[in-house]
Molecule: transfer RNA
Organism: Patescibacteria group bacterium
RNA sequence: GGGACCAUAGCUCAGCGGUAGAGCAGGCGACUCAUAAUCGCUUGGUCGAAGGUUCGAAUCCUUCUGGUCCCA
Numbered sequence: 001g002g003g004a005c006c007a008u009a010g011c012u013c014a015g016c017g018g019u020a021g022a023g024c025a026g027g028c029g030a031c032u033c034a035u036a037a038u039c040g041c042u043u044g045g046u047c048g049a050a051g052g053u054u055c056g057a058a059u060c061c062u063u064c065u066g067g068u069c070c071c072a
């Protein structure tokens, strides 16, 4: 220098243009003599940034930022 992939909750990740989700973690409760485990409920998000397309964008397009990898 050329190219590919990734960026969504505290963490690991889903989400085929129409209300943003799961597991773990956190909080409350049940169970227990108690703790763990288990079970129930629940909190938590400007979807990396800026534009574009669209009635409508996490999702499609462009640029940028950060990360990983391949080629040279």
Stems, first nucleotide, its partner, number of pairs: 001071007010024004018055001026042005048064005